[in-house]
A computed fold for an 81-nucleotide RNA from a Chloroflexota bacterium, annotated as c-di-GMP-I-UAU riboswitch aptamer. It was read from a public genome assembly, where an Rfam model found it. Its mean pLDDT, the model's own confidence on a scale to 100, is 77. Its Rfam family is "c-di-GMP-I-UAU riboswitch aptamer". The family is grouped with related families in Rfam's "c-di-GMP_I riboswitch clan". A reference for the family is Weinberg et al. (2017), "Bioinformatic analysis of riboswitch structures uncovers variant classes with altered ligand specificity", Proc Natl Acad Sci U S A. Rfam links the family to the GO term cyclic-di-GMP binding.
């Protein structure tokens, strides 16, 4: 230096209350821990899900979900062997 990798520290928050915003999808603060080593950042392909409007159907717009799955870019600690 590479690989496996306990403990402990650090971090992140899912259901659900609370308040605030948004027509919703949903976000943002607070409480909360079900999980998470990229649950850190990017709507690029797929996926779901809202909303409009036209249609018989496919299908077209605007969006929301990075804690749905791939895909980029960055990245914590380190007993012992």
């Nucleotide at each position: 230096g590479a690989u496996c990798g306990a403990a402990a520290a650090g971090g992140c928050a899912a259901a659900c209350c609370c308040g605030a915003g948004g027509c919703g999808a949903c976000u943002c603060g607070g409480g909360g821990a079900c999980g998470c080593a990229a649950a850190g950042c990017c709507a690029c392909g797929g996926g779901a899900c809202u909303c409009c409007a036209c249609g018989a159907u496919c299908g077209g717009g605007a969006g929301u979900c990075g804690g749905c799955c791939g895909g980029g870019c960055u990245g914590c600690c380190g007993a012992u062997g």